[in-house]
RNA sequence: GGGCGAUUAGUAUAGUGGUAGUACAAAGCACUCCAAACGCUUUGGUGGGGGUUCGAUUCCUCCAUCGCCCG
Numbered sequence: 001g002g003g004c005g006a007u008u009a010g011u012a013u014a015g016u017g018g019u020a021g022u023a024c025a026a027a028g029c030a031c032u033c034c035a036a037a038c039g040c041u042u043u044g045g046u047g048g049g050g051g052u053u054c055g056a057u058u059c060c061u062c063c064a065u066c067g068c069c070c071g
Base pairs, nucleotide, nucleotide: 001070002069003068004067005066006065007064010024011023012022013021018054026042027041028040029039047063048062049061050060051059
């Protein structure tokens, strides 16, 4: 320098155009003599810019970061 892939909550990870889910973590409540465990509830997220579309996490494009391959 070229090619490919990934980027979603604090962490891990689903979601092939129509209100973004799950687990763990965190907070609150209940239970307990206290605590742990279990149970219930809640908070919190689509890497950045642009485009297509009535509507974009999803499609296109550029950038950034990370990984793999070629030279």
Molecule: transfer RNA
Organism: Candidatus Nomurabacteria bacterium